Notes: The RNA shown here (SAM riboswitch aptamer (S box leader)) has 122 nucleotides and comes from a Bacteroidota bacterium. The sequence was found by an Rfam model in a public genome assembly.
RNA sequence: GGCUCAUCAAGAAGGGUGGAGGGUUCAGGCCCUGUGAAACCCUGGCAACCCCUCGCGAGGUUGGACUUUCGCGAUGGAAGGUGCCACUUCCUGCCUUGCCUACGGGUAAGGGCAGAUGAGCA
Numbered sequence: 001g002g003c004u005c006a007u008c009a010a011g012a013a014g015g016g017u018g019g020a021g022g023g024u025u026c027a028g029g030c031c032c033u034g035u036g037a038a039a040c041c042c043u044g045g046c047a048a049c050c051c052c053u054c055g056c057g058a059g060g061u062u063g064g065a066c067u068u069u070c071g072c073g074a075u076g077g078a079a080g081g082u083g084c085c086a087c088u089u090c091c092u093g094c095c096u097u098g099c100c101u102a103c104g105g106g107u108a109a110g111g112g113c114a115g116a117u118g119a120g121c122a
Base pairs, nucleotide, nucleotide: 002121003120004119005118006117007116008115013043014042015041016040017039021032022031023030026093027092028091029090044085045084046083049081050080051077052076053074054073055072056071057070058069059067060066061065089114094111095110096109097108098107099106100105
């Protein structure tokens, strides 16, 4: 890098190095940034995907019972593995529908594309 599934309106900042960009890419918009961007490091924090605990169910073994397995649930937990800590994934871009329109478009909802993160798989 590929495939599958889940989530993406909540949440959480200080310091050091650095020295001009950044909000993934393209376009338009709107923002952040020398009162110091990106990146790296340290510390702190958020959350709860994996995880841990407990409960229920299934499966397996079985004399009672047990349980390397799987699924579901919890107002539960946070040791460990990731992740994250401006703005909805900052907004729009493609399709459908409703409404408005000075016919250029605007607006609301749903879907799609792309992306991010996790888990699993080859």
The organism belongs to Bacteroidota, within Bacteria.